Model confidence (mean pLDDT): 81 of 100. Predicted 3D model of a 125-nucleotide RNA (SAM riboswitch aptamer (S box leader)) from a soil metagenome. Its Rfam family is "SAM riboswitch aptamer (S box leader)". Rfam's curators write: The SAM riboswitch is found upstream of a number of genes which code for proteins involved in methionine or cysteine biosynthesis in Gram-positive bacteria.
RNA sequence: CUCAUCCAGAGGGGCAGAGGGAACGGCCCGUAGAAGCCCCGGCAACCACUCGGACGUCUUGCACCCGCGAGGCCCGAUCCGAGAGCGGUGCCAAAUCCGUCCUCGCGCCAGCGGGGAAAGAUGAG
Numbered sequence: 001c002u003c004a005u006c007c008a009g010a011g012g013g014g015c016a017g018a019g020g021g022a023a024c025g026g027c028c029c030g031u032a033g034a035a036g037c038c039c040c041g042g043c044a045a046c047c048a049c050u051c052g053g054a055c056g057u058c059u060u061g062c063a064c065c066c067g068c069g070a071g072g073c074c075c076g077a078u079c080c081g082a083g084a085g086c087g088g089u090g091c092c093a094a095a096u097c098c099g100u101c102c103u104c105g106c107g108c109c110a111g112c113g114g115g116g117a118a119a120g121a122u123g124a125g
Stems, first nucleotide, its partner, number of pairs: 001125006011040005019029003023100004041092003046088002049083006055076001056073007096119001101116006
């Protein structure tokens, strides 16, 4: 930089001692113990793994314009579905806690609701 996902899910203990939830605003969490580090446990299923299918490819028959049927096949850089959870990551308050920018609708103007961006997080390349 590109792509995918982000309203689901999953916490105990020890050390430590005042912060934390990315920024800002709000609102929360926190001395009934924050961040951080360690141990154990768990969640999920992105990659990797297994199985099946599609696509692909080869042979052959029909048709011969598109194509259809049968059989074979390793690889697959691709796609879909299922499984497993030993591996590589990730995660385990609140929707990514909500908003911030644009836009649409409603409004008894304080605001409310919908959509899309941006930013961020995680994974893969």
Record summary: The model forms 97% of the base pairs in the Rfam consensus.